[in-house]
Context: one part of a larger RNA
Parts: sequence; C1' cells; structure tokens
RNA sequence: GAUUGAACGCUGGCGGCAUGCCUAACACAUGCAAGUCGAACGGUAACAGGUGAGAGGACCCCUUCGGGGGGAAUCUGAUGCUGACGAGUGGCGGACGGGUGAGUAACGCGUGGGAAUCUGCCCUUCAGCGGGGGACAACCCGGGGAAACCCGGGCUAAUACCGCAUACGUCUUACGAGAGAAAGCUGGGGACCCUUCGGGGCCUGGCGCUGAAGGAUGAGCCCGCGUCCGAUUAGCUAGUUGGUGAGGUAAAGGCUCACCAAGGCGACGAUCGGUAGCUGGUCUGAGAGGAUGAUCAGCCACACUGGGACUGAGACACGGCCCAGACUCCUACGGGAGGCAGCAGUGGGGAAUAUUGGACAAUGGGGGCAACCCUGAUCCAGCAAUGCCGCGUGUGUGAAGAAGGCCUGCGGGUUGUAAAGCACUUUCAGCAGCGAGGAAAAGCCUAGGGUUAAUAUCCAUGGGUCUUGACGUUAACUGCAGAAGAAGCACCGGCUAACUUCGUGCCAGCAGCCGCGGUAAUACGAAGGGUGCAAGCGUUAAUC
Repeated sequence: GAUUGAACGCUGGCGGCAUGCCUAACACAUGCAAGUCGAACGGUAACAGGUGAGAGGACCCCUUCGGGGGGAAUCUGAUGCUGACGAGUGGCGGACGGGUGAGUAACGCGUGGGAAUCUGCCCUUCAGCGGGGGACAACCCGGGGAAACCCGGGCUAAUACCGCAUACGUCUUACGAGAGAAAGCUGGGGACCCUUCGGGGCCUGGCGCUGAAGGAUGAGCCCGCGUCCGAUUAGCUAGUUGGUGAGGUAAAGGCUCACCAAGGCGACGAUCGGUAGCUGGUCUGAGAGGAUGAUCAGCCACACUGGGACUGAGACACGGCCCAGACUCCUACGGGAGGCAGCAGUGGGGAAUAUUGGACAAUGGGGGCAACCCUGAUCCAGCAAUGCCGCGUGUGUGAAGAAGGCCUGCGGGUUGUAAAGCACUUUCAGCAGCGAGGAAAAGCCUAGGGUUAAUAUCCAUGGGUCUUGACGUUAACUGCAGAAGAAGCACCGGCUAACUUCGUGCCAGCAGCCGCGGUAAUACGAAGGGUGCAAGCGUUAAUC
C1' cells in the first nucleotide's frame, strides 16, 4: 500500500447492488418448512345443492261465515343422487429441494483413464393387456388402557394381493423339457345388439398396465498422477499378501468362508501422532509465489450419540422404523412422547452477526388428464454505513477586509469571500398527482391440419376474447413550497502533508519505530490555525 463474513470508539442525509453466528455439531418454548391424486377403490364425518317425507303456517282463492282449497319462509329427520370430501385402502412423491462442516490425510477431492454393473419418471421401437380366486382396512359388534394405542369377532371394494394361460429375451440343464407378466380408469359416438331404462356391449380418442431392445439422465465400482505438519513417530501387517473352490452383490474383488502357499508395505517416509472437509475460486503480488476456501457453483460427509436393517428404481433415509445411551417432557407410576447442523425465533457462549414478516405474481420442484393444491426452495419486504458504487448537504456575487476568537514586535496579522447582505437554483428527502415493465400462460370461442366410420372427442399450431402482481404508497415522469431537513473524524517532532500560544513541570501523560515530559514542550492537555480523508474517519485483529 492492498484486502476483510470483521469488531471497537466518535460521527451519521439518501439511493442502488451485495453480505450478515467465523464462537457452543450447545440446549431448544411456539408457528410453519411434503404433500398430492375422487379420472385407482369401498365409502359419506363436515359443507352446499337436489329429491321425496313430516311439522309449520306468512299470504292468496272460494264461502251458506260453520268452513274448504292452494301454499312461500323456517325446522326436523331420510336419501351418496350431485358438487365435493374428514378418516381409510391404493398410487406417485417424502433418496429432490433446504442446512451444517463434526468426522475424514482418504480413491475423500481434483484431473485423466477403465470394465465387471444398475437406472423410477422421460424418448424411440416391437409385442401383449385372455381367464379366474381368496383376503384385509375403513365400517359394525365386543373388550383392555390414564394416555399413546392395542386385542378379538363379523361384512366389503380396487390400478391392493395370489394363482391359471400365453413368452421375444433371460436362467437351469443344454436333446427335449422346466421356471417366470399384466389393470384398469376416463372423454365422445351414427348405425347394430342386450337392458333391471341407470347403463352395458360395439367403435373411437386420452391417461395408464406387462414383457423385450435401444437411448438419455442419474448412480455404484476400479486404476495412474497430484493433495498439510512432525523421525524428539522406524519398523508395520494375520484376512494380513497371493492362489484354488464356494458363497454373496446390480456388479470386479479377501467382500465373506474352507483349504493351500508365505507373503505384502516401508527413508521415493510405511506405521503412529497432530491439524484439516476438497475444488472452481478469493485476497495479495510485476511475476514466481504466499495466504485462504464466507457468500455463488461442483463433489463429499453428517442429521441428539452409537448400532441395525426394512421399504423402494434409488436410503442403510434431517422433519421414516427398531435397539441401546445421555438429556427434556407427560403420567392415574403400569407406561408413553421428543430430536431446529430447515425458515423465523429463545436461552447460553461471545468482541460480534438480522424479522417468531408477505406471496406463490415470476422461476423451479412434487402430485394431478386438467382445473388446481402444496412448496420458510424461491421471489420480495424488514433490520445493520458490514462492504462496494452513485448522489446530496447549495450556486453566483459580496471588503466597511464587519463583529467575535487567536496571535502580536501593538503598527498589525489571521480566521476570511468565510459570514452577513443581494440575486438565483431545487437534485435528494417531504407532500400531491400520473404511471410502465416484471404476464408468459391456463380457461373460453374459432380457423385449417393430424387421429377417426365421423363435422364427437383428443392433440399440436395460428387468431380472437377474458382474466392473473407478493413487491407496491414500485421504477420513471409531472407539479408544489422553501436554502429550506443533511459534516464529521483523525492527524500536525522525524519517517509523513500540516505551527503557534497557554497549562503542566521525568508529574500528569504520549508512543508504530526513533523517542518526548526534570519551568519558555511545534511530541503531554486545551485553544486558535493548518493538513488529510469524507458519510464516514480512526483504532485493534488478520493475510499478502
């Protein structure tokens, strides 16, 4: 000099863009952060509608005034009939997204190769989707428990489950043969058939289902090289090193096991100890290099601590399960519940780090045919001069060089065109108005295509129409008023730009180094003046 996720002191006008627990991977109150599908299913707890029933009677009509007829609102219970939908069965997703850096010196990461693999959803191609069956929830009944929840009996549906048939490819044997799949739902429809008149068959479109091949994407595995310090760590190793065989895995392999051999690593630093997530990058530097790994991006690891598997295409799974442990909470003492290193927020620790905010409008993700729902991802807003950048705090004129302050050799000098005064301007802030862009869609109508028996339906394209904004009192622009609301901090002995007076008297104090201070201190404290930066300026810490 440059830099920082900084902190502290004094000061502080506005905006844009970034950034914001580096410490206790310490403990957590509360709310939210992963759901969705009724176009898979049985159903109907709630809401709304319809239907029919009962009660009710405003009001209307007739009347021989006795009465008779019709009948809205409202209430009750019924009916899944419709829109929908709590709980349940089932499907897909909860393996992504988000957090943290504890562990790890390792094929963990970076880079370059490799062969013995798997891959839901997606794309392309081929073939199929035939015929049956038995359950279990929900529900009903009964029981146990304080609760969490659990047990027994009975009924029932499915794209849930299980067989039969068929089998390109696969496996076993290799000659035959044997083993192994599936599921339906929904939109539309002129004939024809059936009908319990609801509909179904049939035709057709869409979404699905099963098997196979290929692709894409993602993932697992192996290897070469590189990757901190210590020799005051010199030897380490028994599944250890290799072979044969077997098992296991999606897959190679001591991955595991039986037997056999006695190997394997190491001063080119094994083993052990310490420290540490790695990288793209970032900071600095002319470079070489040194330091570093916040934000953003890629990979890895972890999810109270330790262990384990289940499900699944994918996990040994942050907001899943089981066991053990520590801690916290509930309890009727028998037993149960929990896991913020998600977003906010609290306590604690600390020099130190923000709101228990808004919205799904956009981008993206999950589910769904879709409408749509969910989304603390994300987009925004709030707080903080934490940083970078931009702007402002006025402009011109103004000498009687005013007053006051300070200095003085008492003449004056300086503050100083500075102020006042005069003439202007109005950025920003304030008030009022106007007002983009972020919006593309989806839905509806329609045109000509594709599909089709078809002008239905469905699909993509074009046109039209109708809406959809959290931010938001948006940006930008226009008007109004008035210099009006807006300057500090450090330094002035040398290094180093900037000097005098007073006070103090080796005291009080200063200090980055040299060093100042013991009676005229340009070095301490104050004042005047000056210098440097400026909404900041200094100090401390840290790196080059």
The part of an RNA shown here (small-subunit ribosomal RNA, 5' domain) has 544 nucleotides and comes from an uncultured prokaryote.
The prediction has a mean pLDDT of 86.
The full RNA is in RNAcentral, with records from ENA.